[in-house]
Molecule: c-di-GMP-I riboswitch aptamer
Organism: Paenibacillus arenilitoris
Order: sequence, then C1' cells, then structure tokens
RNA sequence: AUACGAUAAUGGCAAACCUGCCGAAAGGCAGGGACGCAAAGCUUCAGGCCUACGGAAUCUAUGAUUCUAUGGCGGCUGGGUCGCCGAA
Repeated sequence: AUACGAUAAUGGCAAACCUGCCGAAAGGCAGGGACGCAAAGCUUCAGGCCUACGGAAUCUAUGAUUCUAUGGCGGCUGGGUCGCCGAA
C1' cells in the first nucleotide's frame, strides 16, 4: 500500500415510534428515541422499489379507471468517489 475485519481503541451515524414544520403524495428537515450500521459518508451512473400534483388515454363522464418522474428512497443492490482504526 492492497485486501480483509474483531466481543480492540477513539469517535461517528441513527430504524421503528412520538412531537413540530415543509410537501399533492412518496418523502424530507429539526428535536426526542435506538433497530441496527465499517462506509448507515457523498453521488441517481445502471438496475430495483415508492408516490402521481400536473399531463395523457379510456369510459358507464362535474366522476372513475389506467398510464406517466420531471418527484423520491444512497438504511435495496451494483458502480463511482472520499475517508477513521489495525487483532487475526
């Protein structure tokens, strides 16, 4: 240095749930809270998943159904990128 990774050390993050705010929703942010995490740091490039305001189509038409990401999830997987520690 690369790979790998602990019942080590120093620190870190924070699921569900609750409260407030933002959002049409999915979801996000802040506080509380810890299920977990060695990248649970960052990044939608590829796949996957969630939502459907708006738009489109259809119909039994002031409505219903379906489709649609330009909206999201990096704590779904892979890739990219940066990074702490060092037993075997």